[in-house]
RNA sequence: CCACGAUAAAGGCAAACCAACUGAAAAGUUGGGACGCAAAGCCGAGGGCCUUAACUUAAGGGAAAGGUAGCCGGUUACCGAA
Repeated sequence: CCACGAUAAAGGCAAACCAACUGAAAAGUUGGGACGCAAAGCCGAGGGCCUUAACUUAAGGGAAAGGUAGCCGGUUACCGAA
C1' cells in the first nucleotide's frame, strides 16, 4: 500500500414503533426509541426497487421530472488481532 475484520480500544450511526410537521403518494425532517451496522460517512448522473401529482389512454392501464444508497454500485475515511 492492497485486501481482511476480533468477544480489542476510542468514538459513531440508528430499523420497527410513537408524536409533531411537510408531501398527491412514496417518503422526508425533528424529538423519543434501538433492530441492527466496519462505511448504516458522502453521492440519485449507472442498474434495481417504491410512488403516481402533472401528462397520457376510450378504459384496464402507461408514465418520473418525485423518492430510496439500511438492495447492488461509485467515492472518501478511523482502528489493527488473526
Predicted 3D model of an 82-nucleotide RNA (c-di-GMP-I riboswitch aptamer) from Acetobacterium malicum subsp. dehalogenans DSM 11527. Of the family's consensus pairs, 95% are formed in the model. The source organism's lineage runs through Bacteria, Clostridia, Eubacteriales, Acetobacterium and Acetobacterium malicum subsp. dehalogenans. Model confidence (mean pLDDT): 88 of 100.